[in-house]
């Protein structure tokens, strides 16, 4: 930083960006430097090498070859060489590995009871003898390895003797114990000529000291698990002895009973430890490759020998496993040395060179050995450096990609031109070398000019690496760039393909036809000889919080108290100096990190110096605080005295009211119960009522956010016993205190055991209801239980979801109440104080809600608890319990959330207020009939398509016979019926005629236009070519536009300010009022916008202006009659402009408001009536078939033409209508009054004909003129007389006509005649309407040739009833409340069952591992014992002794066996729950009062 939400804050997990690695994998790959390279099987190993050396310790001693030869051989050289033996030193170093080990192993700081080869320094010696054994020779055994016997021999091998400064032992008298020579040189002297002797060097012996190395002991530090709580018998200590180099139970005997452990013993698991490495700001965390120190191990286990040093990697013995050889008798071996092989594994190199350097072993030395080491090889494994060119170069080339088609981008990039040559390549030069050796000079040593050593000079010689680093020269841009990513986090965007497919993904999440998220491409971004991925560690993560967090509601306070250990602790003084503080000393290895320098051209790397190593130890000093000790104090705590209140506890007793039951009386038909009922009780007498009795349980009123108690809890009254609290004033003790792991006690209800008791209530159970079901809610019954005594259980939402204690009053106030005390006043009251118990509210705190002197504020002390959700408070184990169960308490697996508080909405079978033909009150319909029309369904070749709750269904369609027409059938056309461009030709056009159903095809004619600069042009037709046309094909879920709906509902917002961490709130809420967010008042709001209203149209009144086609009062003319005419301009009317209505006036109410009620006036009164007008938005609402349009699809067809058919079908269902069922009526006759419209392809008068539809003819009218045009209901008469009718008119046509039209068969309307169906007012239900409204009545218009119109849109005529009211139904508005909803209740969501997958528990068992125990057996080996046996050195009186050896034996013991148990793992028929999975089944438990409040 991303991710929970509609949004917010918080909590909280998951994930990412960083650094790192002994890495691996994928793609790619130029050079060099430097470093590292089996993390796995401490698995098994072929082959070679890795430890030898010394002839100056000793004896012995070849051969090849060369030279000689008489070829038989002898003998010189080789050669005192090789090889072997004996002896010395070294094989305990160096090198490898990390199995074991939780340990004095390691780290650090100390210690005392030790040893130490070679080395250094010192002291004293180094005399004289003896006997063997290898080698060798001979003879055997054996396949081999090897071995036996006899004989010879040397030594620096072995053994005595002598000597003993120092050394060791001691009883202090004494006693004991060494040695070895070798090499060089030499003047005297001696000589058996070997030498002696002297000397130098190297050795040897004894001893002292040092240095080095090693052993031992101690303090402190050193992983996880308590679901490991007790462990221990040489165990702990002592004494004595033994053992060891050395202290020590290290070992043995005896004695005692100790020792360790909650500050974690024992057991289990894991692990070499450290310097350091890595990360981190640090504190910490993780790790322990390379390098360095220590340890352990060497096939596995045991054992000792030798030695200065080992219990020994390349030594020995034994046992075991494995491998190899074998003549089957027996033998051999140990790469965790360097290479290498197999195996394992994601994975880790050459069977290389050299001792040139550094170092080691041996040697006097030369030297030899050295897979230590130095180098090289392999692999981009890490780090570092360099290069793959540089400059210029716009026609912004070509190509690619994109495009709005203009261009943009790749891109100065390339090409071209001019340069350079690092690296790689070729050629030449080239440091690393100094020792040692030889010669020589000086010094030391010595008797010495020998020898030897040290320091100079000279000489020649030594390089694995190496075809080296480095330097120089040569040629040519020549040989050298990839990988990942591009939705957000996170730098970087477009096109195509795909279509919840294929795939991606670290988290969130992409993909269902326009994917910046998949795949490809272009472009871009990042890093670069690398780049990505995976794994791992730290970081971010304050997400274990020491630094540095929490616990009212998010996870988290034990149910409560007491209390041991532990932690913490009042005031004063003194002492001490453990903690603490200071400087000092020692140590804290080197390397590394850091700083300053130096060396490689730089860097990595190497190197010098410093700092640091935060630690430990020692001694010194300081003494404030803490500790300890001593002495004191009284403020904490406690005791005594006197009072006070109280449902505090336990036991015993007593009381009245009520329920029930029993007995008796009175009394009669019901009682009881519910939403309504029924079960039940009752004529065998209930209920009701009266009297008496029995029995059990609980204690009304008082009673109170009153009291008491630690909590649970405690309620009638009396008595006894008893705990705690409070108050007052004094006295006493003198810190005696607080908290508290483990522990102990108490602990509601339910439950359990034993014995009682049992009135009422009441799980289980039964019956009745309810219901789709009803194992429930409701009702009638009813058993455990509830009660008592004793004993268990030990849990609750045991809650204030809030641990206990402390603070002179820690920190503002106000107001109640309970107990006590003091003061004042005094009948009540007031003030102060203290201990409780409530409410409100500052500061402060809190994520917010809220808490707020009873803190969740500010501090201190101690305890408990939590670390994402689920799995799970579950499994296993342990402890407790009679059981039920409780306490303790995981993991696998799974999800990316789960959660808290608050916000805005939406919703509620929540609440309040209000409105609406919403209900109610009325009037008329619909639902029943027939028909019309639309829809569904069905049918069909097609019955074209769309619309589908309200808000589809007389809707698109304001009018389907053809056309329309989109559908079907058949037949045709293919640049097309239509548009633009190109080429060519021709006027266009019109009229016949033939074939055909027509489209179309053929044929015959008529016809040659307009403009002109004479080139041609415009328009138009035909032919041809291709670009293209065309599509009522798909997607209304890609869209525009338009429309419906909530709803003409009163709402929806903004700016600034203020409040809130924030989402947001405020305003817009509140009190009134309104049709209205309409207005008034109030108010942290003040204003504003879209809506409301008004402005607009129309209608109702009046005035005015104007008077034709309208009008006609008065004047005049005329007619049978008519404004017909003159005229008039009054009226009506027409159509312009005005007026008028505003709660303006009066009164009541109201708040002196808004407003409301009533009244006056007025044509009209509180919006006068009607219309137009539809806020922000909702429904992915409707429409791609009005139109437009993205994308996709078709292109001799999904396009175009045409014929006929279909859209009109018909068992059925629904919607909307018309006409009726009749007398408020039908029929007949007469008669009156409208408004608004239409009219030239038209309306058509009058007249004639026809019963009529209509026809004929024809005036007038482009309309206030003419016409459609007769209005109808009404009114006045007549008739019908309650009936399927003189109602009703469907249907039918055997009819007859009219009209339109090319054409009425499918399929038109109208007329006349005939026919005369259902239907007698309509079930459940449902709908419209509040006044000129409903109802009834007719008229007109659009579309239109005609018309299926009973539709739709308008117009007028006649003209009601009712509204108490807002409980209920529906819809809506505002406020409030709850919420687990936000796709918003058509929401969310729980459990069983069924299916699949996964992990896990139990499980008869089966199997493997492991450490112990008991017993048996027991190799090798040390130690002990040992009659007989054997033996060179010494003693010996020669018998033997001493001493030793083999053998036998005892203890211990590896391994093996047997046995019963423990722990851990694997597996197991079956079985338990859990998690996840797409739309499965059954119900609906929870969330709203979730429909029975929820929960423990």
């Nucleotide at each position: 930083a991303g991710u929970u939400u509609g949004a917010u804050c918080a909590u909280g997990g998951c994930u990412c960006a960083g650094a790192u690695u002994g890495a691996a994998c994928g793609c790619u790959g130029g050079c060099g430097g430097c470093a590292g390279g089996c993390c796995u099987a401490a698995c098994a190993c072929a082959u070679g090498c890795a430890a030898g050396u010394c002839g100056a310790g000793c004896g012995a001693g070849a051969a090849a070859g060369c030279a000689c030869u008489u070829c038989g051989g002898a003998a010189a050289c080789a050669a005192g060489u090789a090889g072997a033996g004996u002896g010395g030193c070294g094989g305990a170093c160096g090198g490898g590995u990390g199995a074991g080990u939780a340990u004095c192993c390691c780290g650090u700081a100390g210690g005392a009871a030790u040893c130490u080869g070679c080395c250094u320094a010192g002291u004293a010696g180094u005399g004289g003898g003896g006997g063997a054994c290898a080698a060798c020779u001979u003879a055997g055994g054996g396949a081999a390895a090897c071995u036996u016997a006899a004989g010879c021999u040397a030594a620096u091998a072995c053994c005595g003797c002598a000597u003993a400064c120092g050394c060791c032992c001691u009883a202090c008298g004494g006693g004991g114990g060494a040695a070895a020579g070798c090499a060089g040189g030499g003047g005297a002297u001696c000589u058996u000529c070997g030498g002696a002797c002297c000397u130098u060097g190297c050795g040897c012996u004894a001893u002292u000291a040092g240095a080095u190395g090693a052993g031992c002991c101690u303090g402190c530090g050193u992983c996880g698990g308590a679901u490991u709580a007790g462990c221990u018998a040489g165990u702990u200590g002592g004494u004595a002895g033994g053992u060891u180099a050395a202290a020590g139970g290290c070992c043995u005997a005896c004695c005692a009973a100790g020792g360790c452990a909650a500050c974690g013993a024992u057991c289990c698991g894991u692990a070499g430890c450290u310097g350091g490495u890595u990360u981190g700001a640090g504190a910490g965390g993780a790790c322990g490759a390379u390098c360095a120190g220590c340890c352990a191990c060497a096939c596995u286990g045991g054992g000792a020998c030798u030695g200065a040093g080992a219990c020994a990697c390349g030594g020995c013995c034994c046992a075991g496993a494995c491998u190899c050889c074998u003549a089957c008798g027996g033998g051999a071996g140990g790469c965790a040395g360097c290479a290498g092989u197999g195996g394992g594994g994601a994975a880790u190199a050459u069977u290389g060179g050299a001792c040139a350097a550094u170092g080691g072993g041996c040697g006097c030395a030369a030297g030899c050995c050295u897979g230590a080491u130095c180098c090289a090889g392999c692999a981009a494994u890490a780090c570092c450096g360099c290069g793959u060119g540089u400059g210029u170069g716009a026609a912004g080339a070509a190509g690619g990609c994109c495009u709005u088609a203009g261009g943009g981008u790749u891109g100065u990039a390339a090409a071209g031109c001019a340069c350079u040559u690092u690296c790689a390549g070729u050629a030449g030069g080239g440091g690393g070398a100094a020792c040692a050796g030889g010669a020589u000079g000086a010094g030391a040593u010595u008797a010495a000019u020998a020898c030897u050593c040290u320091c100079g000079u000279c000489c020649a010689c030594u390089g694995a690496c190496g075809u080296u680093a480095c330097c120089u020269a040569c040629a040519g841009a020549a040989g050298a760039a990839g990988c990942a990513c591009c939705g957000g986090c996170u730098a970087a965007c477009u096109c195509c393909g795909u279509g919840c497919c294929a795939g991606c993904a670290g988290c969130c999440g992409c993909g269902g036809u326009a994917a910046u998220a998949c795949g490809g491409a272009g472009g871009g971004u990042g890093c670069a000889a690398g780049c990505g991925u995976u794994a791992a560690u730290c970081g971010g993560a304050a997400u274990u919080a020491c630094u540095g967090g929490g616990c009212g509601u998010a996870a988290a306070g034990c149910g409560u108290a007491c209390g041991c250990a532990g932690g913490c602790g009042g005031u004063u003084g003194a002492a001490u100096a453990a903690g603490u503080u200071g400087g000092a000393u020692g140590u804290g290895a080197a390397a590394g990190c850091c700083c300053c320098g130096g060396g490689c051209u730089u860097a990595a790397c190497c190197u010098g110096g410093g700092a640091a190593c935060u630690g430990c130890a020692u001694a010194c000093a300081a003494u404030a605080c803490u500790g300890u000790u001593c002495a004191a104090c009284u403020a904490g705590a406690g005791u005594g005295c006197a009072g006070c209140a109280g449902a505090g506890g336990a036991a015993g007793g007593u009381g009245g009211a009520a329920u029930u039951c029993c007995a008796g009386g009175u009394g009669u038909a019901g009682c009881g119960g519910u939403g309504a009922a029924a079960u039940g009780c009752g004529u065998a007498g209930a209920u009701a009522u009266c009297u008496g009795g029995a029995g059990g349980a609980a204690c009304a009123u008082c009673a109170g956010u009153g009291g008491c108690g630690a909590a649970g809890g405690c309620g009638a009254c009396c008595u006894u016993c008893u705990g705690g609290g409070c108050u007052g004033a004094c006295a006493c003790u003198g810190a005696c205190g607080c908290u508290c792991a483990u522990g102990u006690a108490c602990g509601a209800a339910a439950g359990c055991g034993c014995g009682g008791g049992g009135a009422g209530c009441a799980a289980a159970c039964a019956g009745g209801a309810u219901u789709a079901u009803a194992u429930a809610c409701c009702c009638u019954g009813g058993u455990a239980g509830u009660c008592c005594a004793c004993g268990c259980c030990g849990u609750a939402a045991a809650c204030g979801a809030u641990g206990u204690c402390a603070a002179c009053u820690c920190u503002a106030a106000c107001u109640g109440u309970u107990g006590g005390g003091c003061g004042g006043g005094u009948u009540u009251c007031c003030g102060c104080u203290u201990a409780g118990u409530g409410g409100u509210u500052c500061a402060g705190c809190u994520a917010a809600c809220g808490c707020a002197a009873u803190a969740a504020g500010u501090u201190g002390a101690c305890c408990g608890c939590g670390u994402g959700g689920g799995g799970a408070g579950u499994a296993c184990g342990g402890c407790c319990g009679c059981a039920a169960g409780g306490c303790u308490a995981a993991a696998a697996c799974u999800c990316a959330a789960a959660u808290g508080a608050a916000u805005u909405g939406a919703c509620g079978g929540g609440g309040g207020c209000c409105c609406g033909c919403a209900c109610a009150a009325g009037c008329g319909g619909u639902g029943g009939a027939g028909c019309a029309u639309g829809u569904g369904g069905u049918u069909u070749a097609a019955u074209u398509c769309g619309a589908u709750g309200c808000a589809a269904c007389g809707c698109g369609a304001a009018g389907a016979a053809c056309c329309u027409u989109a559908c079907c059938u058949a037949c045709c056309c293919u640049u097309g019926a239509c548009a633009u461009c190109c080429a060519g030709a021709g006027a266009a056009u019109c009229u016949g005629u033939u074939a055909g159903a027509g489209a179309u095809a053929g044929u015959a004619g008529a016809g040659u236009g307009c403009c002109u600069u004479c080139g041609g042009g415009a328009a138009u037709u035909c032919u041809g070519u291709g670009a293209c046309a065309g599509g009522u094909g798909c997607u209304g879920c890609a869209u525009g536009g338009c429309u419906g709906u909530c709803g003409u509902c009163a709402g929806c917002u903004c700016g600034u300010g203020u409040c809130g961490u924030g989402a947001g709130a405020u305003g817009u809420u509140g009190g009134g009022u309104u049709a209205a967010g309409u207005c008034c008042c109030g108010c942290a709001a003040c204003g504003a916008g879209c809506g409301c209203a008004a402005c607009c149209c129309u209608u109702a009144u009046c005035c005015u202006u104007a008077g034709u086609u309208g009008c006609c009062a008065g004047c005049a003319c005329g007619u049978u009659a008519u404004g017909g005419u003159g005229g008039g301009a009054a009226c009506u009317c027409u159509a312009g402009a005005g007026a008028g209505a505003c709660u303006g006036c009066c009164g009541g109410g109201g708040a002196u408001a808004a407003c409301u009620c009533g009244g006056a006036g007025g044509a009209a009164g509180g919006u006068g009536g009607g219309g137009a007008u539809g806020a922000c938005g909702u429904c992915a609402a409707g429409u791609c078939a009005u139109c437009a349009u993205g994308g996709c699809c078709c292109u001799u067809a999904u396009g175009g033409g045409c014929u006929g058919g279909g859209c009109u079908a018909c068992a059925c269902a629904c919607g909307u209508g018309c006409u009726a069922c009749a007398a408020u009526g039908g029929u007949c006759g007469g008669u009156a009054c409208a408004g608004a419209g239409g009219g030239c392809u038209g309306c058509a008068a009058a007249c004639u004909c026809g019963c009529g539809a209509g026809a004929g003819u024809a005036a007038g009218c482009u309309a206030a003129u003419c016409u459609c045009a007769g209005a109808a209901a009404g009114c006045c008469g007549a008739u019908c007389c309650u009936a399927g009718u003189c109602c009703g008119g469907a249907u039918u046509g055997g009819c007859a006509g009219g009209c339109u039209g090319c054409a009425a068969c499918u399929c038109g309307c109208c007329u006349g005649c005939a026919u005369g169906a259902a239907g007698c007012c309509g079930g459940a239900g449902u709908u419209g309407c509040u006044a000129g409204u409903a109802a009834c009545c007719g008229c007109a218009g659009g579309u239109c040739a005609g018309c299926c119109a009973u539709a739709c849109u308008g117009c007028g005529g006649u003209g009601a009833a009712u509204a108490c009211g807002u409980u209920c139904c529906c819809g809506g508005g505002c406020c409030u409340u709850g919420u687990a909803c936000a796709c918003a209740c058509c929401g969310c969501c729980c459990g069983u069952c069924a299916c699949g997958u996964c992990a896990u528990g139990g499980g008869a068992g089966u199997u493997g591992g492991u450490a112990a125990c008991a017993c048996c057996u027991g190799a090798a080996g040390u130690c002990g014992g040992u009659g007989a046996c054997c033996u060179a050195a010494c003693c010996g009186c020669a018998a033997g002794g001493g001493a030793g050896g083999a053998g036998c034996u005892g203890c211990c013991u590896a391994g093996g066996g047997u046995g019963g148990g423990g722990c851990c793992g694997a597996u197991g028929a079956c079985u338990g729950g859990g998690a996840c999975g797409a739309a499965g089944u059954c119900g609906u438990a929870a969330c709203a009062a979730g429909g029975u409040a929820a929960c423990c």